[in-house]
RNA sequence: GGGCCUAUAGCUCAGUUGGUUAGAGCAUCUGACUCAUAAUCAGAGGGUCCUUGGUUCAAACCCGAGUGGGCCCA
Repeated sequence: GGGCCUAUAGCUCAGUUGGUUAGAGCAUCUGACUCAUAAUCAGAGGGUCCUUGGUUCAAACCCGAGUGGGCCCA
């Protein structure tokens, strides 16, 4: 320098054919249970869906550019 993959909650990740409200597990907080802790159960909070532009009635999802990370080639 070229090619490919990837970016969604604090962490690890789902998210169907684009369809109106974005989810799970773990973690955190509150409560229940317990002599107490752990475990377990119930609930709550937590999101610039990397940035920007475009397509569309409608975008996490499609297209362009950029940025970060990973892999391969030279």

A computed fold for a 74-nucleotide RNA from uncultured Parafilimonas sp., annotated as transfer RNA. Rfam family: tRNA. By type it is a transfer RNA. About the family: Transfer RNA (tRNA) molecules are approximately 80 nucleotides in length. Taxonomically the source falls in Parafilimonas (Bacteria, Chitinophagia, Chitinophagales, Chitinophagaceae). Its mean pLDDT, the model's own confidence on a scale to 100, is 80.